[in-house]
């Protein structure tokens, strides 16, 4: 240097189908009241709706979706993947701003849980970040009998094991 592997309280990620929740919510229509504004994230412009009745308030009918969750199946794998970051590009009527989608270089993290705090979220679900103490994989040193799927301490993936 090449090839092949291992870790596991559901190892990681993606896709399809079904399903709980979201929610009897948003929206739409009708009606009562109201009586001149309202909508396009915000501002300016522009456009649209409005006395053939705007905003607001009440009632009735109808009625979703997305992100995230669960189960089954399939696929790709073991920096699997996740996070920070945001060069650059796109979208929201135009400009500015803001929001949002994809996203390079670069940086961090061995793995899955638990608990506390913070964030996203409709949520007590789930995810993300951080801290703590354990568990676990692996390596090093020492103990153990020149042992054990054993013990102690420490490190962690550009690592470890096997073969060439």
């Nucleotide at each position: 240097g090449a090839u092949a592997g291992a870790g596991g309280u559901u190892g990681c990620a993606u896709g399809u189908u079904u399903u709980a929740a979201g929610a009897g919510u948003a929206g739409u229509u009708c009606u009562u009241u109201g009586g001149a504004u309202g909508u396009g994230g915000c501002a300016g412009g522009c456009a649209c709706a409005g006395a053939g009745g705007a905003a607001g308030a009440g009632g009735a009918a109808u009625a979703a979706a997305a992100g995230g969750g669960a189960a089954a199946c399939a696929u790709g794998c073991c920096g699997a993947a996740a996070g920070a970051g945001g060069a650059g590009a796109g979208a929201a009527c135009c400009u500015g701003u803001u929001u949002u989608u994809c996203a390079a270089g670069u940086c961090u993290u061995g793995g899955g849980g638990a608990u506390g705090c913070g964030g996203u979220g409709a949520a007590u679900a789930a995810c993300c970040g951080u801290a703590u103490a354990a568990c676990u994989g692996u390596c090093a040193u020492c103990c153990g009998a020149a042992a054990a799927g054993g013990g102690a301490u420490g490190g962690u993936g550009c690592g470890c094991u096997a073969u060439c």
Notes:
Predicted 3D model of a 164-nucleotide RNA (Lysine riboswitch aptamer) from uncultured Acetatifactor sp. The coordinates come from a structure-prediction model, not an experiment, and the mean pLDDT is 82. The organism belongs to Acetatifactor, within Bacteria.